[in-house]
Context: one part of a larger RNA
RNA sequence: CACUCGCUAAGGAACUCGGCAAAAUGGCCCCGUAACUUCGGGAGAAGGGGUGCCACGCUCCGGUGAGCGGACUCGCUUCGCGAGCCGGAGAAGGCCGCAGUGAAAAGGGCCAAGCGACUGUUUACUAAAAACACAGGUCUCUGCGAAGUCGUAAGACGACGUAUAGGGACUGACGCCUGCCCGGUGCCGGAAGGUUAACGGGAGGGGUCAUGUUGAGCAAUCGGCAGAAGCUCCGAACGGAAGCCCCGGUAAACGGCGGCCGUAACUAUAACGGUCCUAAGGUAGCGAAAUUCCUUGUCGGGUAAGUUCCGACCUGCACGAAUGGCGUAACGACUUGGCCGCUGUCUCAGCGAGUGGCUCG
Numbered sequence: 001c002a003c004u005c006g007c008u009a010a011g012g013a014a015c016u017c018g019g020c021a022a023a024a025u026g027g028c029c030c031c032g033u034a035a036c037u038u039c040g041g042g043a044g045a046a047g048g049g050g051u052g053c054c055a056c057g058c059u060c061c062g063g064u065g066a067g068c069g070g071a072c073u074c075g076c077u078u079c080g081c082g083a084g085c086c087g088g089a090g091a092a093g094g095c096c097g098c099a100g101u102g103a104a105a106a107g108g109g110c111c112a113a114g115c116g117a118c119u120g121u122u123u124a125c126u127a128a129a130a131a132c133a134c135a136g137g138u139c140u141c142u143g144c145g146a147a148g149u150c151g152u153a154a155g156a157c158g159a160c161g162u163a164u165a166g167g168g169a170c171u172g173a174c175g176c177c178u179g180c181c182c183g184g185u186g187c188c189g190g191a192a193g194g195u196u197a198a199c200g201g202g203a204g205g206g207g208u209c210a211u212g213u214u215g216a217g218c219a220a221u222c223g224g225c226a227g228a229a230g231c232u233c234c235g236a237a238c239g240g241a242a243g244c245c246c247c248g249g250u251a252a253a254c255g256g257c258g259g260c261c262g263u264a265a266c267u268a269u270a271a272c273g274g275u276c277c278u279a280a281g282g283u284a285g286c287g288a289a290a291u292u293c294c295u296u297g298u299c300g301g302g303u304a305a306g307u308u309c310c311g312a313c314c315u316g317c318a319c320g321a322a323u324g325g326c327g328u329a330a331c332g333a334c335u336u337g338g339c340c341g342c343u344g345u346c347u348c349a350g351c352g353a354g355u356g357g358c359u360c361g
Stems, first nucleotide, its partner, number of pairs: 001356008010347002014345001019342001027051005036041001038173001052095003058090007067081005072075001096100001108340007115332002120132002136171007148157003174327004179257003184254002186250005193245003199239002204234005211226006258276005285319001286316001297313005
């Protein structure tokens, strides 16, 4: 010096991102216990008091019950008294120490706010959470050889279930609620018209070619043109489903939910008016918020002093209603602010113990 412990005057969070760590609290009995609340809870709320030993004593309660007595229906009946022993509680008295759950083990508490209802689950080895799940809610698919899923198939799960069932999606207890938009995208329904594949259909055209004709040549032969049938290639009209276009519906489907100007007898503001655009222009509730850039917004509270916190305001850069909105008792190794207690966290350091380090062997 390091680590792990123990103690510390006065102060008591001044430490620090933050009371991190430590200290403190602690069992049992009694008294007592607020807001709020879903009436269960909150509660071990909080806050107090007691706690050892002695007198083999006293009082009371309970267990057991020797023994005794009464009654009759005479029994393994029933009623009563009750010693002793055991257990517990209490009162009064006394004793000792600084200290009595004498060591060990054994909640610190309160107030307010955010998030998530809750118990649960999770990144095996840096994250336990406000993430996941969850009962509950809604939409949607599925009539049974169900939908869906696995498999090439057979087959299997679903389910030895049957719409109060099963699959998928979103939301996430509970309370109060969940506005407007179907123009785009998706999904559902429709089938008149438009478009539309294979295929059908063959108008028409090409190739080949018997042959005909023509040119050159004495001829063999070579070349030009026309060209039936067959074979073969191309192929228009027309017919032809779903889909798409089209017509409707649907937002707890994906999603979306405006701008400018003017106006009241102080000023300011604008209930009111005008105008442009839109599918429709954000309702309730909430709001500088886990969301607010400007911003340490402004005001109030708390502090001597408060970029945090709480309550308001609303100018919402850029909340908002099941990608749910706003509340909410209880719950939380969650997050934030405050208070009490307590302390070596600190002012500011000291002493002690053990183990290392260091020296010697």
This is a predicted structure of a 361-nucleotide part of an RNA (large-subunit ribosomal RNA, domain IV) from a Pseudomonadota bacterium. The source organism's lineage runs through Bacteria, Pseudomonadati and Pseudomonadota. Its mean pLDDT, the model's own confidence on a scale to 100, is 89.